[in-house]
RNA sequence: GGAGUCGGCCAGACAGUCGCUGUGCUUUGAUUAUUAUUAAGGUGCAGAGGAAAGUCCGGGCUCCGGCGGGCAGGGUGCCAGGUAACGCCUGGGAGGCGCAAGCCUACGGAAAGUGCCACAGAAAAUAUACCGCCAGUGGCUGAGCCAUUGGUAAGGGUGAAAUGGUGCGGUAAGAGCGCACCGCAUCUCUGGCAACAGAGGUGGCAGGGUAAACCCCACCCGGAGCAAGACCAAAUAGAGGAACAUGCUUGUCUAUGACAGUGCAAAGUGUCGCCCCCACUGUUCCUGGGUAGGUUGCUUGAGGUGUGUGGUGACACACAUCCCAGAUGAAUGACUGUCCUUGACAGAACCCGGCUUAUAGGCCGACUCCCUCC
RNA sequence: GGCAAGGUAGCUCAGUUGGUUAGAGCACAGCACUCAUAAUGCUGGGGUCGGCAGUUCGAAUCUGCCCCUUGCUACCA
Numbered sequence: 001g002g003a004g005u006c007g008g009c010c011a012g013a014c015a016g017u018c019g020c021u022g023u024g025c026u027u028u029g030a031u032u033a034u035u036a037u038u039a040a041g042g043u044g045c046a047g048a049g050g051a052a053a054g055u056c057c058g059g060g061c062u063c064c065g066g067c068g069g070g071c072a073g074g075g076u077g078c079c080a081g082g083u084a085a086c087g088c089c090u091g092g093g094a095g096g097c098g099c100a101a102g103c104c105u106a107c108g109g110a111a112a113g114u115g116c117c118a119c120a121g122a123a124a125a126u127a128u129a130c131c132g133c134c135a136g137u138g139g140c141u142g143a144g145c146c147a148u149u150g151g152u153a154a155g156g157g158u159g160a161a162a163u164g165g166u167g168c169g170g171u172a173a174g175a176g177c178g179c180a181c182c183g184c185a186u187c188u189c190u191g192g193c194a195a196c197a198g199a200g201g202u203g204g205c206a207g208g209g210u211a212a213a214c215c216c217c218a219c220c221c222g223g224a225g226c227a228a229g230a231c232c233a234a235a236u237a238g239a240g241g242a243a244c245a246u247g248c249u250u251g252u253c254u255a256u257g258a259c260a261g262u263g264c265a266a267a268g269u270g271u272c273g274c275c276c277c278c279a280c281u282g283u284u285c286c287u288g289g290g291u292a293g294g295u296u297g298c299u300u301g302a303g304g305u306g307u308g309u310g311g312u313g314a315c316a317c318a319c320a321u322c323c324c325a326g327a328u329g330a331a332u333g334a335c336u337g338u339c340c341u342u343g344a345c346a347g348a349a350c351c352c353g354g355c356u357u358a359u360a361g362g363c364c365g366a367c368u369c370c371c372u373c374c
Numbered sequence: 375g376g377c378a379a380g381g382u383a384g385c386u387c388a389g390u391u392g393g394u395u396a397g398a399g400c401a402c403a404g405c406a407c408u409c410a411u412a413a414u415g416c417u418g419g420g421g422u423c424g425g426c427a428g429u430u431c432g433a434a435u436c437u438g439c440c441c442c443u444u445g446c447u448a449c450c451a
Base pairs, nucleotide, nucleotide: 001370002369003368004367005366006365007364008363009362010361012339013338014337015336016335017334018333020047021046022045023044024043025042026041027040028039029038030037031036049345053356054355056354057353058352059351060350061225062224063223064222066277068276069275070274071273073221074220075219076218077217078092079091080090081089082088093107094105095104096103097102108216109215113214114213115210116209117208130156131155132152133151134150135149136148137147138146139145140144164182165181166180167179168178169177183205184203185202186201187200188199189198190197191196229296230295231294232293239287240286241285242284243283244282247264248263250260251259252258253257267281268280269279270278289450290449291448303322304321305320306319307318308317309316310315340343375447376446377445378444379443380442381441384400385399386398387397393431402418403417404416405415406414424440425439426438427437428436
């Protein structure tokens, strides 16, 4: 100097004018409940993000009577740890990519069982043999060819995939048939919490793929969502229909019925489905009617920043310090001036922890490889 | 804001243990019939199955992430 990897940060800056939302102080008027409420004004302070997004996961909070048991259903999937929790994060293992820094992985089980594997091919899984190779027998005039019986799976061919691979020996030809190395299975020992790794022995090989097919194993999960929920005010027809049940018992009367009371049974309901426990007594659904105003939930929180300690790290603990949007037609904008590198993606709506996706340009730190010079 | 459903030809829809070339009706084009048109009959064209990745020998179908469209959702008695 060039190429690259990883981590972190910023998200045009400054000044002025006019507005918007929240809040503190204050002036004036009104009410009279006088350190209150309300209206108008003045002034100070604060006012979007790294993703506020997608709503894909996890939790807090609130309601559903208990959130009880079982089934069904759903999710996760190497090991250990972190956390409120997670499908997230950290560290490690295995496999893959890269010269390297480093990066990627839905990575349990196919000897528990079932299913599927089109076409092609002899055969797609209890096996089997198209071409070929070899041997026997028979025929044709010998080399050889043809037919038939048997051996074989080394070679060819089919396919995405064909019953361990390479080499030597061996054989009629061949074959784990035998041997060496590699792979695989299994046993023992060593290291490690574990996943796993290493060493040694034994076994000629157990018999393909697919679990983002059913399934098995281990672990986890009740449902709904701030338009949840709570309070105040206003208004209306506490109306009509359907489903389930309308039985027994007691009393009254206008007496095969009606009305009232009572418990039991049944039935219904109980926040996706089914069953059981338990609870409640009329319940549920549809149509119709009314109001569409206010307060609260609403922002102090698994919060931020700094220092120290423990830990490889995610993170945890201690101390100090700070308060940092809360709107409800929904605020953070417009204009002017100066400067530069001419400014991307994009706007909170109950709140957090993650993931994923979008994103102009710039800055800082650590590391790797190549070239040149000293 | 929250929660659901869907996306296949120009339009409306089918498409199941993932399988060989993805279909139907209407529409469109050509031919026949007719003096001509419609109707009818025959033939034909037209599809990156919303997009990008992954699993698999093989994906409209299974999985993940994005894009788009539609619907529901207030309170009172």

About this RNA
Predicted 3D model of RNase P RNA and transfer RNA as a complex of 451 nucleotides.